Description: The RNA shown here (c-di-AMP riboswitch aptamer (ydaO/yuaA leader)) has 162 nucleotides and comes from Candidatus Frankia meridionalis. Taxonomically the source falls in Frankia (Bacteria, Bacillati, Actinomycetota, Frankiaceae). The coordinates come from a structure-prediction model, not an experiment, and the mean pLDDT is 76.

Order: sequence, then structure tokens, then C1' cells
RNA sequence: CUCUAGCAGUCGCCAGGGCAGAAGCGGGGGAACCAUCUUCCGCCGGACGCCGCCGCCACGGCGACGUCCUUGGGGUGAAGUCGGCCGCGCAUCCCCGCGCGCCGACCGGGCUUCCCGGCCCGAACCCGACAGCUAACCUCGCAGGCGUACGGGAAGGACCAA
Repeated sequence: CUCUAGCAGUCGCCAGGGCAGAAGCGGGGGAACCAUCUUCCGCCGGACGCCGCCGCCACGGCGACGUCCUUGGGGUGAAGUCGGCCGCGCAUCCCCGCGCGCCGACCGGGCUUCCCGGCCCGAACCCGACAGCUAACCUCGCAGGCGUACGGGAAGGACCAA
């Protein structure tokens, strides 16, 4: 984009719209094998609440469950890596280190495709201690916004008309 013989709505019907669903497309979770890891055993972020146990109480500790959080880890996405006698902040005696800003390089993405030239982007959000791949299976999304679509040459496609 398309479809519905469904639902609500109406006194009733049609059309349009709403809800729900289908199809199609895209994403996440999820075996074996493989990969990762591998002496063995155990553990594996923070806060709060609640229950149970240990201890005589206070207090403390342990375990399970629940709620919230984000620094570990993960997901969508092009949105990453590195450097700088640079600046700011944290820490600090200093060095080192971390974050942010600016500059630069490499790399990634866009302007339908190729060549030449030119111009831009490298964000944001989500999960919530947790996830490799992964058949069956489970589950989520199909919104929102912008623009008149860079120039030359060569192609291709779409729409409209016949």
C1' cells in the first nucleotide's frame, strides 16, 4: 500500500472514518550442532519493602519474593575508532585517568544508479542485572516528520496519457 462477509456507532441503510483482524514487509526473544569459556568449587550492581531463618535483645547477617534505579551488559539505528604542546569539569600535591566541548584524520550514512564536481549527517531512544547462533514456538512495529528534491554527462524507474 491492500483486504475483511467482523465489532461499536444509526430507527434503518449507504459512504467515509474508528476499533479489531488478515496479508505482506521488518525487528526482538528462543534448542540441537557450532561458537564462547574451561583445574575445581562458589559467587556475580545499587536502593527500598516484605516474608522466613541464624543470634537472648539491640543490632547485624543470610535466603526467597516484590518495586524502583542505572554504572555492568544488551537492543533498534549509518550514527563508530583514533589523535590533539587545546579548553572546561570530576578526582587530586602531582602524574595518570574519566566525562564534556572544540579541531583534525580514518571509517560509516545521505542527495534514484555510475563517472566528475559539489553539499550534508555520524543522533536519539529502549531493555533493566538479563539475552551468542538458533528449527519449532513466543512476541513487537508498519508511526512521525521533512522536502519540491544539487550541477554536468550517461542510464534506469515511477506517474500520467494513448